């Protein structure tokens, strides 16, 4: 990496348009806008250690660089089912 299995969270939100249907309404699917939320595709940020420089009373301090996550942000994505899904297990 591939295949199979397991795999959470959060409004089936409101308004409007289109499609299907149609006597009409409702339901269902999709788009847009609005508010409320989630973190486990992806993406961003940070600690210590380490490195360089400066300073020094040699204890340390300051600046910069590297630097992880399931932490954090919520850009993206997601908020019935389906799909997706970090991660785990098995096989190749």
């Nucleotide at each position: 990496g591939u295949u199979c299995g397991g795999g959470a969270g959060a409004g089936a939100a409101u308004u409007u348009c289109c499609g299907c249907a149609u006597u009409u309404u409702a339901a269902c699917g999709g788009g847009a806008a609005u508010c409320g939320c989630c973190g486990a595709a992806g993406g961003g940020g940070c600690a210590a250690c380490c490195c360089a420089g400066g300073u020094c009373a040699u204890g340390g301090c300051c600046u910069g660089g590297u630097g992880a996550a399931u932490c954090u942000c919520u850009c993206a994505g997601g908020c019935a089912a389906a799909a997706g899904g970090a991660c785990c297990g098995a096989a190749c």
Overview:
This is a predicted structure of a 92-nucleotide RNA (Glycine riboswitch aptamer) from a marine sediment metagenome. The sequence is in RNAcentral, with records from MGnify. The model forms 89% of the base pairs in the Rfam consensus.